[in-house]
This is a predicted structure of a 473-nucleotide part of an RNA (small-subunit ribosomal RNA, 3' major domain) from an uncultured organism. Model confidence (mean pLDDT): 81 of 100. The full RNA is in RNAcentral, with records from ENA and SILVA.

Context: one part of a larger RNA
């Protein structure tokens, strides 16, 4: 000087308590381990691997297996040599390939086999999601949005190093004051960026509609007062007041305010730690395959199933279950699209068919609440499973995709030990939209509706500063 301590001291964090609400029992989705298997690609492994790389695994993807081709190659550039290229057909195959017919027969041009493109040959070469994340950049995680983490000069120490960075006190904060052999200054905190919450101006259309006409209808004539859209601007600063405290930083109250002492979320992640992650995003050093460890194609496989564990959906009812009634939302998306609206079909859909490149059409519809029935039952709960008939995408739903309709109606009665999220418009609870996509969602990532409990640090747990003791580095 660090690290550690069942050493001490001071502070923090949904780390305890205090509470809702799960998970752990069921069934089903998913992901992982194990087995299985021609293969079931491959990587991620305590927190910080397991709905995770996968914002879509029938073909493709696809890297795995089988079987059938190909070897200057599916791709790049030199060199040589040929002149076409494309369309459309049939025949063999599974299909890649191969093989016949027919139509079409290169463009520019400074005429020089120059330039462009195609094809056919030779080698120099491509290729390799093969190993190496413990040879690497780049990118990430994590500790942690934690308050740290360092330098220059000087000044102590023989030196390592200390000092500044310790103290008193405040703070979310090495955050700001006092003092003090230190005086400074960087990286981090803040703050400047974005959003949201009031108010004013500028603007008025595809938005609105107060008062006037008008209409089935902001539908039209008017208006731009309101809302609402998006540019500027104002607003908060411990700025007033008091009380505290050292006459200070600050801390308690109150006043005004729409908001108050970081107003609320967001983006930002310091020196560093785990030879964490990732050679399969991509680069990339060495090795290593070169008629295969490269390439194509067609079948499968990734979807397997005794069995364990992550994460989730549904449920187990009456604060519910069914039926009928009916409001009121915000963010998106949209032309190989999104679809009004009419018919048809019990439904998924179908046929037709307006508008709309969208503040104009149009996806579009919530859940609650009112009425009735069920009366505590494995039921008018739960729907898994299994049959049958249908639909849709899409060359093709067997292997393996989603929907519908009838019929079937399993376990499941609130979950052991144990264990997770969550402090406010939050948790719990409703639908709602997008990306990925042809088709596929209980994930993901967004969006509003209803809308609570609890205000303390004795203690686990994980950090911070100071302080101690070490036989550890």
């Nucleotide at each position: 000087u660090g690290a550690c301590g069942g050493g001490g001291g001071c502070c923090c964090g949904c780390a305890c308590a205090g509470g809702c609400g799960g998970u752990g029992g069921a069934g089903c989705a998913u992901g992982u381990g194990g087995u299985u298997u021609a293969a079931u690609u491959c990587g991620a492994g305590g927190c910080a691997a397991c709905g995770c790389g996968a914002a879509g695994a029938a073909c493709c993807u696809u890297a795995c297996c089988a079987g059938c081709c190909c070897u200057u190659g599916a791709c790049a550039u030199c060199c040589c040599g040929u002149c076409g290229c494309g369309g459309g057909u049939c025949c063999a195959g599974a299909g890649a390939u191969g093989g016949g017919c027919c139509c079409u027969u290169c463009g520019g041009u400074u005429c020089g086999g120059c330039c462009g493109g195609a094809c056919g040959g030779u080698g120099a070469c491509a290729g390799g999601u093969g190993c190496u994340g413990c040879a690497u950049g780049g990118c990430u995680g994590u500790c942690g949005u934690c308050a740290g983490c360092u330098c220059g000069u000087g000044u102590c120490g023989u030196g390592a190093g200390a000092u500044g960075u310790u103290g008193g006190g405040u703070u979310a904060a090495g955050u700001c004051c006092c003092g003090c052999a230190a005086c400074g200054a960087g990286c981090g905190c803040a703050a400047c960026c974005c959003u949201u919450g009031u108010c004013c101006c500028u603007a008025g259309u595809u938005g609105c509609c107060a008062g006037c006409a008008u209409u089935g209808a902001g539908u039209u004539g008017g208006g731009c007062a309101c809302u609402c859209u998006a540019g500027g601007g104002a607003g908060a600063c411990u700025g007033c007041c008091a009380g505290u405290g050292a006459u200070a930083a600050g801390c308690u109250g109150g006043a005004g305010g729409a908001a108050g002492g970081u107003g609320g979320g967001g983006a930002u992640g310091a020196c560093g730690u785990c030879a964490a992650g990732u050679c399969a995003u991509c680069a990339u050093g060495g090795c290593c395959c070169u008629u295969a460890c490269g390439g194509g194609c067609u079948g499968g496989g990734c979807u397997a199933c005794a069995c364990a564990c992550g994460u989730g959906c549904u449920a187990c009812a009456a604060u519910g279950g069914u039926g009928g009634u009916g409001a009121c939302a915000g963010u998106g998306g949209g032309c190989a699209g999104c679809c009004a609206c009419u018919c048809c079909g019990c439904g998924a859909g179908g046929a037709g068919g307006a508008g709309c490149u969208a503040a104009u059409c149009u996806c579009a519809a919530a859940a609650a609440g009112c009425c009735a029935c069920c009366u505590c039952a494995g039921u008018u709960c739960g729907g898994a499973u299994u049959g049958c008939a249908c639909u849709c995408u899409g060359c093709a739903a067997c292997u393996c995709g989603g929907g519908u309709g009838c019929a079937u109606g399993a376990a499941g009665u609130u979950g052991g030990a144990a264990u997770c999220g969550c402090u406010a418009g939050u948790a719990a609870u409703c639908g709602u939209g997008g990306a990925u996509c042809a088709g596929c969602a209980u994930g993901c990532c967004a969006c509003g509706g209803u809308g609570a409990u609890a205000c303390g640090u004795u203690c686990c747990c994980g950090g911070g500063c100071c302080u101690u003791g070490u036989a550890c580095a």